[in-house]
The prediction has a mean pLDDT of 78. This is a predicted structure of a 127-nucleotide RNA (c-di-AMP riboswitch aptamer (ydaO/yuaA leader)) from a Bacillota bacterium. Rfam family: c-di-AMP riboswitch aptamer (ydaO/yuaA leader). Rfam's curators write: This family represents a conserved RNA structure found upstream of the ydaO and yuaA genes in Bacillus subtilis and related genes in other bacteria. It was read from a public genome assembly, where an Rfam model found it.
RNA sequence: AACAAGAAAUCUCCGAAUACCUUUCAGGCAGUGGGGGACACAUUUUUUUGGGGUGAAUCUUUUUAGAGGGGCAACUUGGGUGCCCUAACCCGUCAGCUAACCCCAUAGGAGUACACCAAGCGUAUGA
Numbered sequence: 001a002a003c004a005a006g007a008a009a010u011c012u013c014c015g016a017a018u019a020c021c022u023u024u025c026a027g028g029c030a031g032u033g034g035g036g037g038a039c040a041c042a043u044u045u046u047u048u049u050g051g052g053g054u055g056a057a058u059c060u061u062u063u064u065a066g067a068g069g070g071g072c073a074a075c076u077u078g079g080g081u082g083c084c085c086u087a088a089c090c091c092g093u094c095a096g097c098u099a100a101c102c103c104c105a106u107a108g109g110a111g112u113a114c115a116c117c118a119a120g121c122g123u124a125u126g127a
Base pairs, nucleotide, nucleotide: 011111012110013109014108018030020028021027031106032105033104034103035102036101041096050094051091052090053089054088058067059066060065068086069085070084071083072082073081075120076119077118078117079116080114
């Protein structure tokens, strides 16, 4: 250097969902994420054909599947290849954007082997 195999966590992945402090055991604060909310602007919109929000999770169809969107393959980006997801929940007749201002969340779940190409960045060693 190349090829092959195996293994695993104090590792990794989805997600905003982490750090610190205190302790009256439930909170505080920072960071991160989200909602409401003026003028101007925008919309001619809604009025059960209700409307709206978080989220990638929408649309079309002879509902078989497609299109679009999203994630992973262990430095980053782009490309290629492969595998997968495209849910669920909430508000309650009501919300465009929106400065000041106000409010909320900070969970839950999972398991990884393409060392492919290119361009970068970084580390180590040698001269």